[in-house]
RNA sequence: GAGUUUGAUCCUGGCUCAGGAUUAAUGUUGGCGGCAUGCCUAAGGUAUGCAAGUCGAGCGAUUUUAUUUGCGUCGUAAGACAAUAAUAAAGUAGCGGCGGACGGCUGAGUAAUAUGUAGGAAUUUCCCUCAAAGUCAAGUAUAGCCUACCGAAAGGUGGAGUAAUACUGGAUGUGAUCUGCGGAUUAAAGGUGAAAACCGCUUUGAGAUGAGCCUGCAUCCUAUCAGGUAGUUGGUAAGGUAAAAGCUUACCAAGCCUAUGACGGGUAGUUGGUCUGAGAGGAUGACCAGCCAGAAUGGGACUGAGACACGGCCCAUACUCCUACGGGAGGCAGCAAUCAGGAAUUUUGCGCAAUGGACGAAAGUCUGACGCAGCAAUGCCGCGUGAAGGAUGAAGGCCCUCGGGUUGUAAACUUCUUUUGUAUAGGAACAAGUUCUGAGUGUACUAUACGAAUAAGGAUCUGCAAACUACGUGCCAGAAGCAUCGGUGAUACGUAGGAUCCAAACAUUAUCCGGAUUUAUUGGGCGUAAAAAGAUGCGUAGGUGUCUUGAUAAGUCUUAUGUUAAAUCUACUGGCUCAACCAGUAAACUGCGUGAGAAACUAUUAAGAUUGAGUUAACUAGGGGGAGACGGAAUUCCCGGUGUAGCAGUGAAAUGCGUUGAUAUCGGGAAGAACACCAAUAGCGAAGGCAGUCUCCUGGAGUUUAACUGACACUAAGGCUCGAAAGUGUGGGGAGCAAAACGGAUUAGAUACCCGUGUAGUCCACACCGUAAACGAUCUCUACUAGUUGUUGGGAUUAGUCUUGUAUUUUCCUUCGGGAAGGUAUUGGACUGUUUCAGUGACGCAGCUAACGCGUUAAGUAGAGUGCCUGGGGAGUACGGCGGCAACGCUAAAACUCAAAGGAAUUGACGGGGACCCGCACAAGCAGUGGAGCGCUUGGUUUAAUUCGAUGCUAAGCGAAGAACAUCACCAAGGCUUGAACUGUAGCUGCAAACCUCCAGAAACGGAGGAAUCCUUCGAGGGUGCUACAGAGGUGCUGCAUGGCUGUCGUCAGCUCGUGUCGUGAGAUGUAGGGUUAAGUCCCGCAACGAGCGCAACCCCUAUUCGCUGUUAUAAUUUCUGCGAAAACUGCCUCGCCAAAACGAGGAGGAAGGUGGGGAUGACGUCUAGUCAUCAUAGCCCUUAUGUCUUGGGCUACACAAGCGCUACAAUGGAUAGAACAAUGGGUUGCCAAACCGCAAGGUGGAGCUAAUCCCUUUAAAUCUAUCCCCAGUUCAGAUUGUCGGCUGCAACUCGCCGAUAUGAAGUCGGAAUUGCUAGUAAUCGCGGAUCAGCAUGCCGCGGUGAAUACGUUCUCGGGUCUUGUACACACCGCCUGUCAAGCUACGGGAAUCGGUUUUACCCGACGGCCCCUAUACUACGAUUAAUUUUCGGAUUGAUAAUAGUAUAGGGGACUAAGGUAGGGCUGGUAACCAGAGCUAAGUCAUAACAAGGUAGCCGUAGGGGAAUCUGCGGCUGGAUCACCUCCUUU
Repeated sequence: GAGUUUGAUCCUGGCUCAGGAUUAAUGUUGGCGGCAUGCCUAAGGUAUGCAAGUCGAGCGAUUUUAUUUGCGUCGUAAGACAAUAAUAAAGUAGCGGCGGACGGCUGAGUAAUAUGUAGGAAUUUCCCUCAAAGUCAAGUAUAGCCUACCGAAAGGUGGAGUAAUACUGGAUGUGAUCUGCGGAUUAAAGGUGAAAACCGCUUUGAGAUGAGCCUGCAUCCUAUCAGGUAGUUGGUAAGGUAAAAGCUUACCAAGCCUAUGACGGGUAGUUGGUCUGAGAGGAUGACCAGCCAGAAUGGGACUGAGACACGGCCCAUACUCCUACGGGAGGCAGCAAUCAGGAAUUUUGCGCAAUGGACGAAAGUCUGACGCAGCAAUGCCGCGUGAAGGAUGAAGGCCCUCGGGUUGUAAACUUCUUUUGUAUAGGAACAAGUUCUGAGUGUACUAUACGAAUAAGGAUCUGCAAACUACGUGCCAGAAGCAUCGGUGAUACGUAGGAUCCAAACAUUAUCCGGAUUUAUUGGGCGUAAAAAGAUGCGUAGGUGUCUUGAUAAGUCUUAUGUUAAAUCUACUGGCUCAACCAGUAAACUGCGUGAGAAACUAUUAAGAUUGAGUUAACUAGGGGGAGACGGAAUUCCCGGUGUAGCAGUGAAAUGCGUUGAUAUCGGGAAGAACACCAAUAGCGAAGGCAGUCUCCUGGAGUUUAACUGACACUAAGGCUCGAAAGUGUGGGGAGCAAAACGGAUUAGAUACCCGUGUAGUCCACACCGUAAACGAUCUCUACUAGUUGUUGGGAUUAGUCUUGUAUUUUCCUUCGGGAAGGUAUUGGACUGUUUCAGUGACGCAGCUAACGCGUUAAGUAGAGUGCCUGGGGAGUACGGCGGCAACGCUAAAACUCAAAGGAAUUGACGGGGACCCGCACAAGCAGUGGAGCGCUUGGUUUAAUUCGAUGCUAAGCGAAGAACAUCACCAAGGCUUGAACUGUAGCUGCAAACCUCCAGAAACGGAGGAAUCCUUCGAGGGUGCUACAGAGGUGCUGCAUGGCUGUCGUCAGCUCGUGUCGUGAGAUGUAGGGUUAAGUCCCGCAACGAGCGCAACCCCUAUUCGCUGUUAUAAUUUCUGCGAAAACUGCCUCGCCAAAACGAGGAGGAAGGUGGGGAUGACGUCUAGUCAUCAUAGCCCUUAUGUCUUGGGCUACACAAGCGCUACAAUGGAUAGAACAAUGGGUUGCCAAACCGCAAGGUGGAGCUAAUCCCUUUAAAUCUAUCCCCAGUUCAGAUUGUCGGCUGCAACUCGCCGAUAUGAAGUCGGAAUUGCUAGUAAUCGCGGAUCAGCAUGCCGCGGUGAAUACGUUCUCGGGUCUUGUACACACCGCCUGUCAAGCUACGGGAAUCGGUUUUACCCGACGGCCCCUAUACUACGAUUAAUUUUCGGAUUGAUAAUAGUAUAGGGGACUAAGGUAGGGCUGGUAACCAGAGCUAAGUCAUAACAAGGUAGCCGUAGGGGAAUCUGCGGCUGGAUCACCUCCUUU
C1' cells in the first nucleotide's frame, strides 16, 4: 500500500496478501563451472580402521647389517670359518625427560562459580627473553635382562644382580624465606664435540605469555511464586589455599536479602555477529572467531607449571563384550563408517607438498589439526542451450461472427559462429629454506580439429496481482493465502490451445522480521467503538513542583585520552577473464573508563521572598451528618351508634367480603410507617445520598478585609475508611405494601401480564456483605482561550423605586389634641440597574470530533500525576490464592472456534409509533354469494391415457372467440425412414404432376388395371419420380439464458436529471415550510435556479345549437347520415381565507359549471410475476424416432372438496288471451322473404340482397289490459328418467343441440363468513355478434324499465406525504433467544492409578584425601648406658628409651557419591462417571429481545419456573407516545 464487516458511507478493529531471509524439507525438472555449506531430531547405541607421541646427543641392556681388527682352528698356499674388540648405520622393550591440560568435538547442564564491558589487588606461571650467581665432592637403590613359579586371560609373585640428566643426604649460600634481629633454614646433572663451542641443570630478580581471584553496570518469561536465609550476616581465634574471603571449624552477636521483585517455577550456553527494518526496534546465536561448560551417569583424588584430566587413575551405577565361571575388558559430543530416531544432512578417500603443533642439537618421526579430492542444485555467483536472414504468413493445433484470427519469423530453408562438448598436442603457479620435497595433477590454462552439433523447465492466468478462450463437469468432482468459486453457457474445478512471470531452476510447506502507528520512546488511545477503579478523606513509598541570590559540579554540555580482539558491515583500491570469493587501506564500532573545562537548566546546599498552600478575625446560605422530643392528615384494625343488600374488582368476569349485618356514615380507641401543599434545570454533601416541627452535638463551603506562617504544594501503587437496593446473623417491631405461596381469570398452553389473599422482607438496634446503567457511561490538580441569557449565595455601588424610624421645614384642614399632602437631611429594610467573586442551567464563536456532539462546568490549548484498553466468542468463566456465616466478592487464564464483532450517521422497508390526506375502504343503503338442483372450471382420486400450461390478491365460464372425427400435443394398435411440408448439390433415368376403377385391409398403405399428358429458341430449362449427400422435422427441456406481449401495485402521484450549494462521505437540497388541488395542480415563501418522464391538455364517443350535405321510392321541419363551426374559460357577481395570490362556498346566465359524462392513454420501478404450447430465439436433447401417417380411444372418468355462474324457492308471482315501444350488429360455402306442410323442432320453397334498399327481424322482452290460480312443496320450481321425433355432419354409442309427450327430485330466502355498486349507476328485461357444419347458463356489445343511501373518517383493507424508533436490507412471510434431541471437538471436576522433580528426618556408607593411634625402616637431636681407646681434655663404636620428621603397612574417626526407609511440596500422564462450552442447510418446544416487539428495556440483588424467562426492591435512559411545567432559540 491492497483485499475483507454495509444496500451504500465514514470510523474503530481484527484477519489476509504483496518484500526480504533460511544449516531447511517436499513436488516437478535438471547442461557446465567457481566459491561456500552439509544430524537443527536420540549429550541414543556402536562393528572396523585411524585421530599423541617423541628423544640413543639422559641410561644400562639388547637385535640386525656393514666395515675394520684378527685370538684361534683348518688349509701347502690362495684362502675359509671365526671368538673378541672397535667404528658406523638401523631398530627394540624398559628406566629417565618433555608432551598426552594443546589441537579436534559437542551444547547436556548453567539465569549466574556463565558471558559482555569497564576496573581492581591478595597470587601463580613449564617452555621463552633479559640480568645476577652457581653447577663441589660422595652415597644408596631399582626396572629391564636372567632365573624359579602362579593364572584361561588380563596380569602377578619370589630370588640374584645393574645404570643414569632416576633417588638420597653432605659442602658452599650471591640471593631467597623465617626471625625473639642474636641467628636459623635452603640448590644443582650432566650430555655432545678433536676443539671452539653448544644443549642442559640449580638459585634469585625482572619481563612476556597463560591462568586463578574480586568489584560496578548490562544480561529471557512468570506475582495464579511474597516472604526468604541458619554458615545464614558480621566479629574474634585457629585451620586452609598459589592467592583475598565463612573457603572450613570453634565461640560470640542477630543479623542479611526483598515490591528498583528476594525466594521459587519455566526456558536458555554466551558474545562478536546474523536476518529484517527508514530508523528506533524485533527475531536469532548454523558456518568463522573470543569466552564458558561437558566427555556413558554420579562422586573422588593422584601426577604435574598447569587437570580434579575426551582417546589417564580409583570407586559406585546402567549398558555392552570376553571367560576355563575363578575373574577380566570397554566408553566415537575426534575423522570416516554403522544401526536407530526423523521431513531431513555426505567418503570406512589421498597426503603431510603447504600452514600450524609435539618431541628432538639436528636429520627426522608423529599429526583424520590441516591441505586436497569425492557425494548433494543445499546456497550464492557466472556461463550456455545458438546467431543473422527467412511469408505462400506452409502444414498441424486451437478459436471463429466461417470473412478470418492465433501459434508465428516461430518452423522448414539459406548463410554464419563454436562459449560448452569431444579428440589431439602443449602445459604452469602454489617451493618459502641456493640442495631436496607436489597429495591435489598432466589440474588450471593455451593451441588445433570436428560439428548446431550434447543441453529447458516450473508455477500462474476472478480481484488483490502481470497474464483468456474452448471443451468436459453440474453445490458433484474439486479449488482456495483472504474475499470466495462450483446447483447446465464456470476467464476461479479438470483438460487443451494461447498468454504472463521466473529460469537450471520453479513452486509448496515450515520459521523469523517487515508491512503492523496492531504494545505506539520515536509513534496510539479511554462521552457513545475495547478502555476513568463506586467515592473521597487521611494519605505511605514513588513521580512532579513558585520567585531571588550565592556555593558545589551528581545529571547536562565541550574537549583530550585509553579501550571498544580479529573477522563481519561501509567506502576506496587491488587479485582470480567478470562476479560470487579473496586481499590491502580507511572509516565505523553510536559503549565504558580516566583527565581538563563550562555553569544556563535539573539536582544538592546556604540565605531570603510572597503570588501557591494554610492560620486568625467578621458576615452568610444550606433536605450536610448524629442523637432526642413532639405533631397533624391518611391507611388498617378494635369497640359502640345509624342503616340495608349488596360491596369489592375487571376489557369482561370470577375467586373474595356481606343478613352471625358488610360497603356507606358518625363517635371513641390502638398501632406502625411515611411526611401532601411549600417544591424549583432550587440547595447541601466526596460519592452513596439528604425533606414534617423543635432542641442539643458536629463536619464542610462561600464572601469581605487586615494580619500572620513562609512552598508547608499537586498526584498517589500498596494500605485504612465510606459505600443505594437486595441479602445474612441476633433481638425487637409489623399499619400499609409485597418476592415466595394459594386461589380466580386469560390462553392452544400461561409456572406470566390482570384480580383476590398473603409470608419473608420493607421499619428499629447492633454486627456482616461490598456490589448497581454506583452514569455526566466524561479521573484529580493548575493555567490560558469570543460572547448572550436565566438562576442560587455573598460583596461593592447612592444610580433609581418603594418603605420604616428620626430631625427639620412648607401648604391646607382642624374638634386646637392633632391630621393630610409635600420638601430637605439621615438610620434600617426590600426591590431594580450596574459591577465583582463562588456555585448551578440553556444557547453559541474559534477550536476539537468518525460522526453525534462538546464548547470558560471542554470532549479546546498546554503542563503534572494515577488508573485502564489492545478483534468477537469461549469468559469476568475454570484452576489456584485472598476475603465472607452464607449468598457470593476480588484477582484471573488456556484449549478450541469465527472473519468478523462494533460505533456514528445515510437511504429505504417495516411498526399491534404519531400527524395529515385519499379510495364503494368502512359507515349508510340496494342486490347478491355462502344452503338446493344443474352448468362450467380447478384440486384430488382414478385411468392404457384421463395431453400441457395458469395456483393468494394478480389461477380456477383462465390459454379455449366453440374437445363427436379432425383440432391433438395424451393412450392402444398398425405403417414410413432424406421422410407429410422446405432448400441445395450430384447421379439416374422415366415421365408432366394428377385422375378414375377393381381387389385385400379398421384405415394409412399395398396390389392390379385404365385413362390422360405441359412449355420450348430443340441446346436445354422449369416441374415431377427414384438414389446418395448436405440437411429437414420436434406442442421435446430450460420463461431461472432471452426478445416480444401481458398481469399487478395503479390512472396511485409520484420518479429523476443538469448546474450550484451543504456534508470527510453515503447523501442532502431542489422535491421538507404556509395554503390549495383529483393531481409534485397552482400560489406564497425559500440556497437554490432550471429541466425531463408522469398529472392535466391535445385524440375518440356522447349531451346543445348552427352551417353545409341528402342516398337505397318520395321527403329532410323534426329524428337521422357525413363533414365542419360555435359553446365552458372560475369568464361575471357576492362572500371567505391575517395582506395578496392560488383556491374554496354561493349565485346569475346556460343544453351543459367547476377535469360536464364515458373511453383510449399506464412514469421510474416492483413481484428472478406469466407465457419456449401464439410467434421469434440461445443452449441442450431425439434422428428406422421425442419426427411423420392412420384407425380407435382419451381430454366428457367420479367417493369427495373449492371457485364462478344459471334456475329457483313464488302472488311485486305463475298460466292463458289480447295490446305497445328499441338499439347495436351480421349476411354469397351466406342471411333467407312470401306461400304451403307439421302440435312443434323443422321441412318444401326459392323472391330479394355483396346490403341506410333484401333478409336475420316477429308484435324484442320486461311492460300494459283482461281472466284463472289463493299460500300449498302448490296451476311454484324444474332436476332426473322413459318413449317418439327434428337438424347438422363420413359419423351423434362413448360424447351434440332442439322439439313433442309422460315423469316431477332437492328447494319455503340460506350458519360462520363474504362480494358488487354512488346515477341513467345498482337491480331487472330482452336483443345482437365473434368462434362456429352443429353445439353457450360463458365472453364481447346493444338498448328498454329504472331506484335507495353517503351523518361522517373512530374502526377494517389498500395507497400517498411528513415525522419518529429499529439489532430489518432476501427488507416483519424480517431478525432472533433458550431448553431438549443427534453428531463432532477441545477443556474443567473426578474415587483412584502410573511417573518426574524437589525437600525433611533417619539408616547404610564405596573410593578418596584429611585427622588420630600402632608397628616397621631411615634421618635428626640431645640424654642415659656399655665396650674400646686416650695426650686423661676427650675420641670412636654399640645399645636403650623419649622427642621430632619422612616413608610404608595396619587399625580407628568425622566427611562423603550411589542406595534404602518414612513423610511432605510442586508437576505431568491415564481414568469409570459428572458439568458446562464451541461447532454442525433444512429436528422438537415455545417466542424472551429488536417497532411502544405487543407487559418499554436494561443493571444489581433475592426468590420462583421445561426453556427462553417471570416477579419483588432500588437504580439508569442507552424508552416510544401524549399532555403539562420550566428554560432556551426563531421567521

The RNA shown here (small-subunit ribosomal RNA) has 1531 nucleotides and comes from an uncultured bacterium. Its Rfam family is "Bacterial small subunit ribosomal RNA". Its family is annotated with ribosome and structural constituent of ribosome in the Gene Ontology. The RNAcentral record of the sequence draws on ENA and SILVA.